[in-house]
Molecule: Bacterial RNase P class A
Organism: Parerythrobacter lacustris
RNA sequence: CCAGGGGGCCGGGCAGCCGCUGCUUCGCAAGGAGGAGAGGAAAGUCCGGGCUCCACGAAACAAGGGUGGCGGGUAACGCCCGCCGGGUGUGCGCCUUCGGGCGGACAUUCAGGGAAAGUGCCACAGAGAGUAUACCGCCGAUGGACCCUAAAGGUCUCAGGCAAGGGUGAAAGGGUGCGGUAAGAGCGCACCGGGGCUUCGGUAACGGCGCCCGCAUGGCAAACCCCACCCGGAGCAAGGCCAAAUAGGGGUCUCGCGCCCAAGCAUUUCGGUGCAAGGGCAGUGGCGUUUCGCCGCGAGAGACCCGGGUUGGCUGCCUGAGCGCGCGGAGCAAUCCGCCGCCUAGACGAAUGGCUGCCCCCGCAGCGCUGGUCGCAAGAUACCGGCUGCGGGACAGAACCCGGCUUACAGGCCUCCUGGCAUU
Numbered sequence: 001c002c003a004g005g006g007g008g009c010c011g012g013g014c015a016g017c018c019g020c021u022g023c024u025u026c027g028c029a030a031g032g033a034g035g036a037g038a039g040g041a042a043a044g045u046c047c048g049g050g051c052u053c054c055a056c057g058a059a060a061c062a063a064g065g066g067u068g069g070c071g072g073g074u075a076a077c078g079c080c081c082g083c084c085g086g087g088u089g090u091g092c093g094c095c096u097u098c099g100g101g102c103g104g105a106c107a108u109u110c111a112g113g114g115a116a117a118g119u120g121c122c123a124c125a126g127a128g129a130g131u132a133u134a135c136c137g138c139c140g141a142u143g144g145a146c147c148c149u150a151a152a153g154g155u156c157u158c159a160g161g162c163a164a165g166g167g168u169g170a171a172a173g174g175g176u177g178c179g180g181u182a183a184g185a186g187c188g189c190a191c192c193g194g195g196g197c198u199u200c201g202g203u204a205a206c207g208g209c210g211c212c213c214g215c216a217u218g219g220c221a222a223a224c225c226c227c228a229c230c231c232g233g234a235g236c237a238a239g240g241c242c243a244a245a246u247a248g249g250g251g252u253c254u255c256g257c258g259c260c261c262a263a264g265c266a267u268u269u270c271g272g273u274g275c276a277a278g279g280g281c282a283g284u285g286g287c288g289u290u291u292c293g294c295c296g297c298g299a300g301a302g303a304c305c306c307g308g309g310u311u312g313g314c315u316g317c318c319u320g321a322g323c324g325c326g327c328g329g330a331g332c333a334a335u336c337c338g339c340c341g342c343c344u345a346g347a348c349g350a351a352u353g354g355c356u357g358c359c360c361c362c363g364c365a366g367c368g369c370u371g372g373u374c375g376c377a378a379g380a381u382a383c384c385g386g387c388u389g390c391g392g393g394a395c396a397g398a399a400c401c402c403g404g405c406u407u408a409c410a411g412g413c414c415u416c417c418u419g420g421c422a423u424u
Base pairs, nucleotide, nucleotide: 001420002419003418004417005416006415007414008413009412010411012359013358014357015356016355017354018353020037021036023034024033025032026031039395043406044405046404047403048402049401050400051235052234053233054232056293057292058291059290060289061288064231065230066229067228068227069083070082071081072080073079084112085110086109087108088107089106090105092103093102094101095100113226114225118224119223120220121219122218135166136165137162138161139160142159143158144156145155146154147153174192175191176190177189178188179187193215194213195212196211197210199208200207201206239315240314241313242312249306250305251304252303253302254301255300258281259280260279261278264275265274266273267272283297284296285295286294322342323341324340326339327338328337329336330335360393361392362391363390364389365388366387367386369385371384372383373380374379
């Protein structure tokens, strides 16, 4: 310097004039002075909360939903950090029978628990796709047929045996090699792979050494499902206050209206009778079910339909799980602790704008221009720099607030890793 990959930051600045909104202050008022005024995503509304109201509380179970390797961070999370494991890729080191083997590093990626609890799917092709299978083929030892025969031996492949070779496919019942066999097959063996046990290291996921087992049983759970853990609902149009106004409106339906005591009141033919505040019981309601508790009703409880009034003002509303391209400490890191400093929109049909000039960044064109560079010089101009002119400057606007994720983005800057080229 070039190519590829990862991470982070900026994304307009200054001044003048006019205009808009809040705040502070002066003023009776009109108005004056001073300060402040839209993002990294304000977007999507996908997660998690703060806050407000509602749900009667606790426990267990059910329904529904979410997450899914381990550990840490956080108010919390489906987020962030670190580590473990798998896939892919690129280098490196060692060994080599030169076919390859072993080890470790880095980058990137993974909805990364369970397929022996059950159900389901694997189109087409193919013989056969999970209790699976014989298309092309191999054998034909044993049984059978034939030739020859003293015996070997030979031929056929009918019965029978095989799944090692080939084909189909995304995938065909572990892989490579040796032995064995009639031909084969973990049939046996070595190594790899798989499973189990002990031990060592690690908080753990997991990894290492050793030993044992031939070890039939594919893939898909981002299929239903199983396992582990977590989860009330609604939302600032939540909610609170003030003011104002109307029709403390009308109709229908369902369930139920039981018992005891009784202050008192009324009445009485003085035997009682009627009403009844209040208390208790049965019963009943408040949750999807059950148990416990609590609160009601105990004569009322609940559902639906029609109609009328209000649509105004204030508040919630910005001091926060706040910010600092500050300092110190702990930690691999995310982050946490302490100190110091700062206060930075709060609108309500919805303010934060318009014009001009300069600066900044990018592109195009022109000019050899005190420069750099080349040349002994005169001079030259591909490149760097300079000057002039023209054009362009992305995605995009707070609405209760905060932590994330995802998506969009002209242009510029910083940094890390890998590979290549050049120089020293």